[in-house]
Molecule: transfer RNA
Organism: Darwinula stevensoni
RNA sequence: GGUUCGGUAGUGUAGUGGUAGCACACCUGACUGGCAAUCAGGAGGCUCUGGUUCAAUUCCUGCCCAUUCCU
Numbered sequence: 001g002g003u004u005c006g007g008u009a010g011u012g013u014a015g016u017g018g019u020a021g022c023a024c025a026c027c028u029g030a031c032u033g034g035c036a037a038u039c040a041g042g043a044g045g046c047u048c049u050g051g052u053u054c055a056a057u058u059c060c061u062g063c064c065c066a067u068u069c070c071u
Base pairs, nucleotide, nucleotide: 001070002069006065007064010024011023012022013021018054026042027041028040029039030038048062050060051059
């Protein structure tokens, strides 16, 4: 330099056009003499830019980051 794959919550991971889910972690309450566990509830997210579309996490272009392979 070229090529493959990826970027979603604090962490990990689903979601291939129609209001973004799960687990752990975090917060509140209940329970307990207290802690833990358990139960109920809550907050928190689509790397960035432009385009197509009535509508984009999803499709297309470009940048950045990480990764596989070749040189």